[in-house]
RNA sequence: AUUUCAUAUCAGGGGUGCCAAUGAUGGCUGAGAAUAUACCCUUUGAACCUGACCCGGAUAAUGCCGGCGUAGGGAAUGGCAGCAAUGCAAAUUA
Repeated sequence: AUUUCAUAUCAGGGGUGCCAAUGAUGGCUGAGAAUAUACCCUUUGAACCUGACCCGGAUAAUGCCGGCGUAGGGAAUGGCAGCAAUGCAAAUUA
């Protein structure tokens, strides 16, 4: 310097655990723990799944924290509208 991304909406994907109590319900972590179009995520993919009744550390307890993880999978690699300023954002070039 250029391009893309952010916001809204359409489509799609995902999780819903631990403890106490007879139950309603309450407590813990988290964006979300009552399957609510509420929350998060959609290839720049750690939303989420497998590994996993895994390993280490904590806790009343639990994927609560870290590792595993430059691992293997995983849904628009999209349309339309808006912004053209801004950004410890991403990529490319000088």
Molecule: TPP riboswitch aptamer (THI element)
Organism: Deltaproteobacteria bacterium